[in-house]
RNA sequence: GCCCUUGUAGCUCAAUUGGAUAGAGCAUCGGCCUUCGAAGCCGACGGUUGGAGGUUCAAGUCCUCCCAAGGGCACCA
Numbered sequence: 001g002c003c004c005u006u007g008u009a010g011c012u013c014a015a016u017u018g019g020a021u022a023g024a025g026c027a028u029c030g031g032c033c034u035u036c037g038a039a040g041c042c043g044a045c046g047g048u049u050g051g052a053g054g055u056u057c058a059a060g061u062c063c064u065c066c067c068a069a070g071g072g073c074a075c076c077a
Stems, first nucleotide, its partner, number of pairs: 001073007010026004019057001028044005050066005
């Protein structure tokens, strides 16, 4: 330098292959329970879906560019 994959909540992952309000578990916080904790139960908080632009009635999903991580190939004269 070229190609491929990935990027979504603090962490790990979903989102029925374009459909309307982006969810779950863990963590955190609050409550219940308990003599106090742990465990368990209930609830809450938490999102520029990596960034910008485009297509579309509608984009996390499709297209282009850029950024980051990982992998493969080439160069190393």
A computed fold for a 77-nucleotide RNA from Aquisalimonas sp., annotated as transfer RNA. The sequence was found in a public genome assembly. The source organism's lineage runs through Bacteria, Pseudomonadati, Gammaproteobacteria, Chromatiales and Aquisalimonas. It matches the Rfam family "tRNA". By type it is a transfer RNA. The prediction has a mean pLDDT of 81.